[in-house]
Context: one part of a larger RNA
Order: sequence, then structure tokens, then C1' cells
RNA sequence: GAUUGAACGCUGGCGGCAUGCCUUACACAUGCAAGUCGAACGGCAGCACGGACUUCGGUCUGGUGGCGAGUGGCGAACGGGUGAGUAAUGUAUCGGAACGUACCUUUCAGUGGGGGAUAACGUAGCGAAAGUUACGCUAAUACCGCAUAUUCUGUGAGCAGGAAAGCAGGGGAUCGCAAGACCUUGCGCUGAUUGAGCGGCCGAUAUCAGAUUAGCUAGUUGGUGAGGUAAAGGCUCACCAAGGCGACGAUCUGUAGCGGGUCUGAGAGGAUGAUCCGCCACACUGGAACUGAGACACGGUCCAGACUCCUACGGGAGGCAGCAGUGGGGAAUUUUGGACAAUGGGCGAAAGCCUGAUCCAGCCAUGCCGCGUGAGUGAAGAAGGCCUUCGGGUUGUAAAGCUCUUUCAGACGGAAAGAAAUAGCUUCGGUGAAUAUCCGAGGUUGAUGACGGUACCGUAAGAAGAAGCACCGGCUAACUACGUGCCAGCAGCCGCGGUAAUACGUAGGGUGCGAGCGUUAAUC
Repeated sequence: GAUUGAACGCUGGCGGCAUGCCUUACACAUGCAAGUCGAACGGCAGCACGGACUUCGGUCUGGUGGCGAGUGGCGAACGGGUGAGUAAUGUAUCGGAACGUACCUUUCAGUGGGGGAUAACGUAGCGAAAGUUACGCUAAUACCGCAUAUUCUGUGAGCAGGAAAGCAGGGGAUCGCAAGACCUUGCGCUGAUUGAGCGGCCGAUAUCAGAUUAGCUAGUUGGUGAGGUAAAGGCUCACCAAGGCGACGAUCUGUAGCGGGUCUGAGAGGAUGAUCCGCCACACUGGAACUGAGACACGGUCCAGACUCCUACGGGAGGCAGCAGUGGGGAAUUUUGGACAAUGGGCGAAAGCCUGAUCCAGCCAUGCCGCGUGAGUGAAGAAGGCCUUCGGGUUGUAAAGCUCUUUCAGACGGAAAGAAAUAGCUUCGGUGAAUAUCCGAGGUUGAUGACGGUACCGUAAGAAGAAGCACCGGCUAACUACGUGCCAGCAGCCGCGGUAAUACGUAGGGUGCGAGCGUUAAUC
């Protein structure tokens, strides 16, 4: 000199854009942060409508909109947080072969025929609660067989094994009392297949300090066989061999998430790893598996532990390193805000619902950037202050006065972009027996804004509301007076102060920066 997620002191007008627990991975009150689908299902607790009855109080009725709880599907493995652990099971770069993949995508084939349950519900219990037991009834895209299967799996010759589910919209002929069959469209479902993206695994190289850590290792190193896995492999096991690593630093100890980057520097390098992006690890502490395409799972389960809470003492409940917020720690770090309008995500055919992701607003000069606190004129060089050799000098065109302007703030008025998709109507094309339906493209109509009456624009008024901080001995730009008298004090280094202190304190003057200025801490 540059820089900071800074703090402290003094001061503080406005705006834009960013940042904001670096310390206790300490403990957490309260609210919210993951739901959705009735176009999978049986149903109907509550609401609204319709209908029936009515003593006019109401009662009944899933018939309709819809839907609590339940079965079922998908999601909950993403998104969000933190950096405790980890020196290599990590990360970065470059490669590799023995793998998996829900949703999406390409292509092919199929979607036939049966069965038995169970929750909800009802009845009867147990329990303070959390919850739970017995009996009975019922449905499905829940569950289980059968059939079919040149592709799939095993064997590799033949053979053996292995699937499925329906739902919604529309309809001319035919059948049917009707429901519907039947046809068709869309969405699904099953078995294969292709791709993309994602993920698992392996290798090489690089990746902090200590030798006052020199030897380490028994599934250890390799082989054969088996098991296990989606997959290679001591990953696991049986047997066999005795290997493997190490001064090119093994092992041990300490410290630490890694990278893109960030800061500094002419560079080489040094330091660092907040915000943003990629990867990893963790979710009260330790361990384990279940479900699932995917977890050994932050807001799932089980066990153990510590802690907190409820209890009728028998037994139960909990996990903010999600967003806010509280206590504590600390020099120190914000609101228990608004909205799903946009972007994105989950579910759904869609309408839509959910979303503390996100977008916004609030707080803080924490940082960066911009603007303002007026402009011109004005010498009687006013008054006052300070100094003085008492002549004067300086503050100083500074003020006053005169002439102007009105940014910003304040007042009043107008007022956005961010929002066109979805939806309705319609034209054409495709599917199709069809002018139904559905899909695609185009046209047209209407709706949707948290921010916010915000940005921005306009009007009127008036210099009106807006400057401080540090320093002035040398380094280092800037000097005098008074007070003090090795005292009080200053100080980054040299050093000042013991009676004329440009170095302490105050004043006048000056210098530097300026809504900031200094100090402290830290890095180069």
C1' cells in the first nucleotide's frame, strides 16, 4: 500500500447492489418447512345442493358437488442446513471394465381366464394416555395361482423357469329389459430393446506438519474353491503358500472437509476455502437393518446411551447442523414478515393443491458504487476569535448583502415492465367407421402481481432538512499561543515531558480523508 463475513471509539443525509453466529456439531418454548391423486378402491365423518317425510323443532336419503379417516399409487433418497469426522473408503485431473437405473426416450410383442383375503366400517372389550385385542362384513391399478412368451433367465443339445390391471371420454350399425357387450381415442399395465442423463466400482498422478514417531501387518499378502453383491475384488468363508508395506518416510501423533475460486503480488509465489457453483461427510451420541429404481434414510423404523417432557407410577413422548425465533457462549452477526405473481420441484388427465426451495419486503454505514449537504457575485478586507515587534497579520470571498437554481429528503397528483402460458371459442392437419372424442399447429377472447400505489414521470414551495473524523517532532502532508513542569501524560519506531515543550492538555490556524474517519485483529 492492498484486502476483510470483521469488531470497537467518535460521527451519521439519501439511494442502488451485495453480505450478515467466523465462538458452543451447545440446549431448545412456539409456528411453519412434503405432500398429492376420487380419472385406482370400498365408502360418506363433516359442508353445500336435490329428493322424501314432518308434530315445522327436525328426521331420512351417496342421488349430485365434493371429501375427513382408511386401502392403493407416486413422491418423500430431490430441494434446504452444517463442516463434527475424514490425510484418503475424500477431492482434483486423466483413464478403465466387471455394473445398476423409477420417471423420460426408440423399437417390438402382449394386456386372456380365475381365486382367496384385508383395512375402513359394525359389535364387544383393555388402557390415564400413547395405543391395542377378539369376532363379523366389504372393494381395488392391493395380493395369489392358471394360460400364453423364437426376444428374457438357467443350461447352452433339447429342455426347464418366468408377466400383466385397469381407468376415463365418445359413438353409427348389430346384440341386450337395462347395465353393458362391441368399436374407437387417450392415459395406464406387462415382457424385451435403444438412447440420454444419473449413480455404483477400479487404476495412475497430485494433495499440511512432526523422525524428540523406524519399523508396521495375521484376513495380514497371494492362490484354489465356494458364498455374497447390480457388479470386479479377502468383500466373506474353507484350505494352501509366506507373503505385503517402509528413509522415494511405512506405522504413529498433531492439524484439516476438497476443488472451481478469493486476497495479495510485476510475476514466481505466499495466504485462504464466508457468500455463488461442483464433490464428499454428517443429522442428539453409538449401532443395525427394513421398504424401495435409488437410503442403511435430517423432519422413517428398531436397539442401546445421555438429556428433556407427560403420567392415574403400570407406562409413554421428543430430537431446529430446515425458515423465523429463545436461552447460553461471545468483541460480534438480522424478522417468531409477505406471496406462490415469476422461476423451479412433487403429485394430478386437467383445473389445481403443496412448496420458510425461490421471489420479495424488514433490520444493520457490514462492504462496494453513486448522489447531496448549494451556485454566482460580493473588500468597508465588517464584527468576533487568535497571534503581534502594537505598525499590523490571520481566519477571509469566508460571512453578511445581492442575483439564481431545486438534485435528494418532505408534500400533492399520475403510474409501470416483470404475464403469457394454462383456460374458453374457432380454422387446418392427424387418429378414426365417424362431422364424437382426443392430439398437434395457427388465429382470437378473457383472467392472473407478493413486491406495490413500488420504480418512474409530473406539479408547487423554499437555501430551505443534511459534516464529521484523524493528524500537524522525524519517518509523513500540515505551527503558533497558553497551561503543565520527568508530574499529568504521549508513543508504530526513533523518542518527547525535570519552567520559554511545533512531541503532554486546550485554543487559534493548518494538513489528509470524507458519510465516513480512526484504532485493534488478520493476510499478502
Small-subunit ribosomal RNA, 5' domain from an uncultured bacterium, 524 nucleotides, folded computationally. The full RNA is in RNAcentral, with records from Greengenes.